RNA sequence: GCCUCCAUAACUCAAUUGGAAGAGUAACGGCCUCUUAAGCCGUGAGUUGCAGGUUCGACUCCUGCUGGAGGCA
Repeated sequence: GCCUCCAUAACUCAAUUGGAAGAGUAACGGCCUCUUAAGCCGUGAGUUGCAGGUUCGACUCCUGCUGGAGGCA
């Protein structure tokens, strides 16, 4: 230098090939317990890496950039 893949909640990952984002863990609150832990119930949390484009509509498609992993030279 070229090619491929990845980037989504605090963390680990989904989202059925365009119809508008969810789970587990963690955190917080409640129940239970003498207290803690465990268990049960509930709650909040997101500029979907960044900037544009296409579209009635984008996590999803296109372009560029940033960061990470791998391959070729």
The RNA shown here (transfer RNA) has 73 nucleotides and comes from a Patescibacteria group bacterium. It matches the Rfam family "tRNA". The family's RNA type in Rfam is transfer RNA. Taxonomically the source falls in Bacteria candidate phyla (Bacteria). The coordinates come from a structure-prediction model, not an experiment, and the mean pLDDT is 81. The RNAcentral record of the sequence draws on ENA.